The RNA shown here (transfer RNA) has 73 nucleotides and comes from Treponema sp. Rfam family: tRNA. By type it is a transfer RNA. About the family: Transfer RNA (tRNA) molecules are approximately 80 nucleotides in length.

RNA sequence: GCCAAGGUAGCUCAGCCGGCAGAGCAGCGCACUUGUAAUGCGCAGGUCCCGGGUUCGAUUCCCGGCCGUGGCU
Repeated sequence: GCCAAGGUAGCUCAGCCGGCAGAGCAGCGCACUUGUAAUGCGCAGGUCCCGGGUUCGAUUCCCGGCCGUGGCU
């Protein structure tokens, strides 16, 4: 330098055939317990990497950029 597949909650990742942004773990509260753990219920937590375009409407489609990963040279 070229190619591929990625960037979404604190972490690991779904969603990506355009129409309310989610799960598990972690955190907090309550219940249970002599107490803790476990378990159950609930709560909170998001500029969906950045900029532009298309569209009534973009996490999703298109273009450019940045970042890390793998491959090739």